Predicted 3D model of a 1432-nucleotide RNA (small-subunit ribosomal RNA) from a metagenome. The sequence is in RNAcentral, with records from SILVA. Model confidence (mean pLDDT): 81 of 100.

């Protein structure tokens, strides 16, 4: 100090999350020692038991025990203890935080007070008296406790005297005290401890004032002892503290009153600080003591371990009554995630009492329990590499764990044992000795943030997760292991606080578009801020001195425990408050001046500024009348509608209401909303000019007041046109819409409400000052109504600076500053609920939470897309030719069938495709029969001891098996090679995954694109270059240009072909030129000329010369970056998975050829441009051939057969004595035919072990559909389409398919509007898996929280009334004592706690049901939004 997360990427906004520190903590796993701290945060719930406040005999009378003396007893003395009277202390110490929000606390001050014990000073301490407890007697009660009689002491109580003093005073006077005890002594004095009065002090306490410190306005008005005064009372003391009377005040937007929450501070945690959070331990203060009230005693209490009363709870009881208060220390129950021992001691510190010894002290000091925290120490140290074993991993070579271990040497902190010492005991400390590496390591994490990686298992399962997210068969994210990283007697998790978060912003944020400027330069109150000069004041401010800011803590320095934590000493600090003195700048106050701000007076012109009244014409609709006669109207197209009862059209007249064409504009006016025919009246504001006047009168403005489009509401009018709702017609799958015809409210006027808008300048508060300009409009002024200058207003540009996330703004700021106001703090829920206020209502204003998500949103970038735009291209359309789709047949596919009909390919880019040949084989499928180291490869071990091949026989469908025959391999003679049998490794798989892959291929597309380096622009993603203009088949070339160059593509280089030349000459030619063949060259480049186009160039167009060929000559091969998880694991290769007597291998037979049907691609046709026949005539090219092509000859109607030359081929053959179409002749004569050939029957040929399923061909016979094909759709731009045949691959045989070859040989293209595809630029976007995108709402299902709701339950504080204990004061009566009060007892009135009743009120719980909301991979219906989203 930052990081992760919105996006394809970017910047900014913005939330969420993380890394740090901390805790009175808890939980999980683990756990050696010591020191110092710390430990019921929850039920201020209830408490068994023990202890926590007593002490004094030197205040008193006594009692008991012991001892001594005297002793018959009695008695005397001493010591120890004791109930009672009396004194002091139980108001401290200890606990807890319920209550408490101008109360208490804290800081600083104040005057009207008290003070036991303590200190100082002065004075005194004399004389009397009466009771009473204890005790004793009697008596009541279960107990607790009580009653009566008798008698007694004091430092108990009372009286008198004295009066240093004190108090009161009408200054004459009056009032007011005391207590004694003790050591020692024979006794007194002295001395000690006391007592009384007064004054002072110290410390402590009571009271008052100011300041300061929580949330809430969805709490806005509160208050009757209330605010003040007078008299009185009361108190230690001031005071409405209380009371009587009088007055009507007091508080409040600087937040009263109410509600909620809460002990406060020193401090503590965190933070750079400012702050924020917090108040455990320690210290100070407060409050409380089961709940509520009350007083007594006392110096002090309204009293934790005192009293009285009431209430609740609990205990005892003989039922009549009694008793109790752990928020003291332990302990117990309960609650809870959770917090300890019913310990020891008064030795230390402190407290009470006492003269003291001493007693008491759960304060305190110690110990115990708990890793709860902080700090320290240890679990060994040094050496040790065949880098052991084991484990993990592996490419099998190795690597890791790892000097780690073993092993050698050494040490002994901790631990265990023992001795000594600290006066003793216990605990503990210290010193010394002995034993023994011995007694001692875990936890979390390893995708990124964030240090640390591999294997196996799992397979969107199980699970993880703080955030993003991981897991669907190769998971560094789950689980385990190995390894690693971090911390360490701890480590993690959870919870909470601060930080990071400048994410509430004083330091230190924002508001055009991200959240955010109020509808209004409106008016204006409080408040805030405020021009120039002088004087004064000294409030703020500043300086200085002093007081205070407790100690502890923090911090600096030093010291003590072996160190540290911890403790001690000293210093600083404590940012604050107050007091005294001083300063006079700045702000404030006061006073006097000024004119630059502001305002007034005068003159002038402009304007849809506002209100009221009057007037006008055009159009529209309606009415009446005339003319006229069939349609009108409306739409994309129609229909509803109107019209022969006369529409529409046209003419005339009349009526009505609303709005004001042109002028008109970036124009004018107004605060905004808004304002438009003309005239008149009333009226507001702004501007300019010139002097002049006032003299800061100003700016802003919470509340408040006013205005405020449209729609809507109330009452009354008005209603031509338009027109929500509604009706009807269309459209549509539907159409509750868009379109059409009607049409009610409304729109208009008057009066009154409502108070909201994208109330906008496509989101900008008001005022003031400052910061280059250019160019218009409107209104003025000056000037010559000129140039120009100077004011105000309203626009444009975007160059300057500057700002901005960017877009953009830019003197009309979103720049630089100042003043004041309003508003914002993630998205949704929600501008909603509840409450309040306003409203007739509709509704408006104010305005949350639960819950839920990790985003939502802004600007810009690159793509993609658009039923956006511009330009361009292509047999894309158009034009033309021939087809397909209809028929039959062939082939392929789907579907169906089947034991099997093996598999793959699926829009274009699957379907005569893989397959350039399924009868067996192929073959992967099915049935059956067989084999298991295997049909095939390599290696090893053992054995056999030579083969393999061939032939024959038997069984069998064959494989396989059995038997026999023949035969006896090579060799360097060692054995080896080779072979067989058995076994082991392994083989094998057309089994799965083309979504794990390589390779290859298709496609966009032979489209013209795709990129890079450097530079430049931009915060950046990116851009530029590659855009623009001309041109091209082309990112082809040229021009311009912040770009300059380059690469992959284009083109060219390559092949074929067209022309020529040269050389060569086999097999070509009868022969020779030549042709032909082979080889090598030439040739074409807009090179030349003319015209046109262009600024120019490039180039294009037209023409010409030459040429075989003219503008890429023609055709091929060649396929950029990439797209489609495109295709292929069945060509091959290959990862992983699966099978291993089977998913492998062999064999026979079957199937892939099935057949209601659908699709794709061919073939043949439907005929006369034809069929058939005959005869005659012609003309090719490419190819292939020895398991072959096969001449000639003969046989057969033919397929073919027999025989047989030649040829491994420019020689022979296919194949030529005919290539076919073509040409000539004849015939057929428009018909299901002499068209067409399917189908079927019979007979044959060939191939082949074998033509049944299932081949091709021949002959004879048979002679189906079909007469040119619906919607739709394909190919082709020239040697092309169409038509005709030939050859080849595959192949034993089988071609209508495919690949090649030549023959004959057209038509048409105006053109780019439309269809399809593509390219470039631009535009919009809420898309980026990219439109096959995104996304909205109802309904249905599940779940969650909140709201309303008849009601119901509980709690709280007040109010009114009834009742009313104890209690102090008051009144009355009685009574003891006294000189008299006091005291005691009884009764009464008022006050009052609790209780009861009542009406409201606040808060909370539940609530049938209701309406909405959030969320939930694959539900329903539509398609509202995003592109012109198809109606912006």
């Nucleotide at each position: 100090a930052g990081a992760g997360u919105u996006u394809g990427a970017u910047c900014a906004u913005g939330g969420c999350u993380c890394a740090g520190g901390a805790u009175g903590a808890a939980c999980g796993c683990u756990g050696g020692c010591g020191g110092c701290g710390u430990g019921c945060c929850u039920u201020a719930u209830g408490c068994a038991u023990g202890c926590a406040a007593g002490u004094c005999g030197a205040a008193c009378g006594g009692u008991u025990u012991u001892u001594g003396c005297u002793u018959u007893u009695u008695g005397c003395a001493a010591a120890a203890a004791c109930a009672g009277u009396g004194g002091c202390g139980g108001a401290c110490g200890g606990g807890u935080g319920a209550g408490u929000a101008c109360a208490a606390g804290c800081a600083a001050g104040g005057a009207a007070c008290g003070u036991a014990c303590c200190c100082u000073a002065a004075a005194c301490u004399u004389a009397g008296g009466u009771a009473u407890a204890g005790c004793u007697c009697a008596u009541c009660g279960a107990a607790a406790g009580g009653u009566g009689g008798g008698g007694u002491a004091a430092u108990c109580c009372c009286u008198a005297a004295u009066g240093u003093g004190a108090c009161c005073u009408a200054c004459g006077g009056g009032u007011u005290a005391a207590a004694g005890g003790g050591c020692a002594u024979a006794a007194c004095u002295u001395c000690c401890c006391g007592g009384u009065u007064u004054a002072g002090g110290a410390g402590c306490g009571g009271c008052c004032u100011u300041g300061u410190g929580c949330u809430u306005a969805u709490c806005a008005g509160c208050u009757u002892g209330u605010u003040g005064g007078u008299g009185g009372g009361g108190u230690a003391a001031u005071g409405g503290c209380c009371u009587a009377c009088c007055a009507a005040g007091g508080c409040g937007a600087u937040g009263a009153c109410g509600a909620g929450u809460a002990g406060g501070g020193g401090g503590u945690g965190u933070g750079a600080g400012a702050g924020c959070a917090u108040g455990u331990c320690c210290c100070c203060c407060c409050a409380c003591a089961a709940u509520g009230g009350c007083a007594c005693u006392g110096a002090g209490a309204c009293a934790c371990g005192g009293g009285c009363c009431a209430u609740a709870c609990a205990u005892c009881u003989a039922c009549g009554g009694a008793u109790g208060g752990c928020a003291g220390c332990a302990a117990c129950a309960g609650g809870g995630a959770a917090u300890a021992g019913u310990u020891g001691g008064c030795a230390a510190u402190g407290g009470g009492c006492g003269a003291a010894a001493g007693c008491c002290u759960g304060a305190c000091c110690a110990c115990g329990c708990g890793a709860c925290g902080c700090c320290g120490c240890g679990u060994g140290a040094a050496g040790g590499a065949u880098g052991a074993a084991g484990c993990c991993u592996c490419u099998c070579g190795g690597g890791g764990u790892g000097u780690a271990a073993a092993c050698u040497u050494c040490u002994u902190u901790u631990g265990c044992c023992a001795a000594g010492u600290c006066a003793u005991c216990g605990a503990g400390g210290c010193u010394u000795g002995g034993c023994g590496a011995a007694u001692a390591a875990g936890c979390g994490c390893c995708u990124a943030c964030a240090a640390a990686c591999u294997a196996c298992g799992u397979g969107c399962c199980a699970g993880c997760a703080g955030u993003c997210g991981c897991g669907g068969u190769a998971a560094u994210a789950c689980g385990u292991a190995g390894g690693g990283c971090g911390c360490a007697a701890g480590c993690g998790u959870u919870a909470u606080c601060c930080g990071g978060a400048u994410u509430u912003a004083u330091u230190g944020g924002g508001c055009g578009u991200a959240a955010a400027g109020g509808g209004u330069a409106g008016c204006g109150u409080a408040g805030g801020c405020u021009g120039u000069g002088u004087a004064u004041u000294g409030c703020a401010u500043c300086g200085u001195a002093c007081u205070u800011g407790a100690a502890a803590g923090c911090u600096c320095g030093g010291g003590g425990c072996u160190u540290a934590a911890c403790c001690c000493c000293g210093g600083u600090g404590u940012u604050g408050a107050g007091u005294g003195c001083g300063a006079g700048a700045u702000g404030g106050g006061u006073a006097c001046a000024c004119u630059a701000g502001a305002g007034g007076a005068g003159a002038a012109g402009a304007g849809a500024g506002g209100g009221a009244a009057g007037g006008g014409g055009a159009a529209c609709u309606g009415a009446u009348g005339g003319u006229g006669g069939a349609g009108c109207g409306g739409u994309g197209a129609a229909a509803u509608g109107c019209g022969u009862u006369g529409a529409g059209a046209u003419c005339a007249u009349c009526a009505g209401g609303a709005a004001c064409a042109c002028c008109a504009a970036a124009g004018g006016c107004g605060a905004a909303g808004g304002c438009a025919c003309c005239u008149u009246c009333c009226u507001g504001g702004a501007u300019u000019c010139u002097u002049u006047c006032u003299g800061a009168c100003g700016c802003u403005g919470a509340g408040g007041c006013a205005c405020g489009a449209a729609a809507g509401c109330u009452a009354g009018g008005g209603u031509a046109g338009c027109g929500a709702a509604g009706c009807a017609g269309a459209u549509u799958a539907g159409a509750g819409a868009c379109c059409u015809g009607c049409g009610u409210a409304g729109u208009c006027c008057u009066a009154g409400c409502c108070c909201u808008a994208a109330a906008c300048g496509c989101a900008u508060g008001u005022c003031u000052g400052c910061u280059a300009g250019u160019u218009g409009u409107c209104c003025g002024c000056a000037u010559c109504u000129a140039a120009u200058g100077u004011g105000g207003u309203u626009g444009a540009c975007g160059u300057a600076a500057g700002c901005u996330a960017a877009c953009g703004c830019g003197u009309u700021a979103a720049g630089c500053a100042g003043a004041c106001c309003g508003c914002c703090u993630g998205g949704g829920g929600a501008g909603u609920a509840c409450g309040a206020c306003c409203g007739c209502a509709a509704g408006g204003u104010u305005a949350a939470a639960a819950c839920u998500c990790a985003a939502a949103g802004g600007a810009a970038u690159u793509g993609a897309c658009g039923g956006g735009g511009a330009c361009c291209c292509g047999c894309a359309c158009a034009a033309c030719c021939a087809g397909u789709g209809g028929a039959g047949c062939g082939u392929g596919u789907g579907g169906u069938u089947u034991a099997a009909u093996u598999c793959g390919a699926g829009a274009c880019a699957a379907a005569g495709c893989g397959a350039a040949a399924a009868a067996c084989c192929u073959u992967a499928c099915c049935a059956g029969g067989u084999c298991u180291u295997g049909a095939c490869a390599u290696u090893c071990u053992a054995c056999u001891g030579c083969g393999a091949a061939u032939c024959c026989g038997c069984a069998g469908a064959a494989a396989c098996g059995c038997g026999g025959a023949c035969g006896u391999c090579c060799u360097u003679c060692g054995a080896g090679g080779g072979a067989g049998u058995a076994g082991a490794a392994c083989a094998g798989c057309a089994g799965c995954u083309g979504c794990a892959u390589g390779g290859c291929u298709g496609u966009c597309g032979u489209c013209a694109g795709c990129u890079c380096g450097u530079g430049c622009c931009g915060u950046g993603a990116g851009g530029u270059g590659u855009u623009c203009c001309c041109u091209u088949a082309a990112g082809u070339g040229g021009g311009c240009u912040a770009a300059c160059g380059a690469g992959c593509g284009c083109a060219a280089c390559c092949c074929a072909u067209a022309u020529c030349c040269a050389a060569u000459g086999u097999u070509a030619u009868a022969a020779g030129u030549g042709u032909c063949a082979u080889u090598g060259g030439a040739g074409a480049c807009u090179g030349c000329c003319c015209a046109c186009g262009u600024c120019a160039a490039a180039c294009g167009u037209g023409g010409g010369a030459g040429g075989a060929a003219g503008g890429a000559g023609u055709g091929g091969a060649u396929g950029a970056c990439g797209u489609c998880a495109a295709g292929u694991c069945a060509g091959c290769a290959c990862g992983g998975c699966g099978c291993u007597u089977a998913u492998g291998a062999c064999c026979u037979g079957g199937g892939a050829u099935a057949c209601a049907c659908a699709c794709a691609c061919c073939c043949u046709a439907c005929a006369a441009u034809g069929g058939c026949g005959a005869a005659a005539a012609a003309c090719a090219a490419u190819g292939a051939g020895u398991a072959g092509c096969c001449a000639a000859g003969c046989c057969g109607u033919a397929a073919g057969g027999c025989u047989g030359a030649g040829c491994a081929a420019a020689u022979c053959u296919c194949u030529a004595g005919u290539a076919a179409a073509u040409u000539u002749c004849g015939u057929c004569u428009c018909a299901g035919u002499u068209c067409g050939a399917a189908u079927u029957g019979a007979g044959g040929u060939c191939u082949g072990c074998a033509a049944c399923u299932c081949g091709a061909c021949c002959u004879c016979a048979u002679g189906a559909a079909g007469c040119c094909g619906g919607a739709a759709u394909u190919g082709g731009u020239a040697g092309u389409a169409a038509u005709c045949g030939c050859a080849g691959a595959u192949c034993a045989g089988c071609a209508g398919g495919c690949u090649g070859c030549g023959g004959u040989g057209a038509a048409u293209a105006c053109g780019u509007u439309c269809u399809c595809g593509g390219g470039u630029c631009u535009u919009g976007u809420a898309c980026a898996c990219a439109c096959c995108g995104c996304c909205c709402g109802u309904c249905a299902a599940g779940c969650c929280a909140a709201c309303a709701a008849a009601g119901u339950u509980g709690a709280g504080g007040g109010u009114g009334g009834c009742c009313g204990a104890a209690g102090a004061g008051c009144c009355g009566c009685g009574u003891c004592u006294u000189a008299a009060u006091u005291g005691c007892g009884c009764g009464g009135a008022g006050c009052u706690a609790a209780g009861c009743c009542a009406a409201a009120u606040u808060c909370a719980g539940c609530g049938a049901u209701g309406g909405g909301g959030a969320c939930u991979a694959a539900g329903u219906c539509g398609u509202a939004a995003c592109a012109a989203g198809g109606u912006a």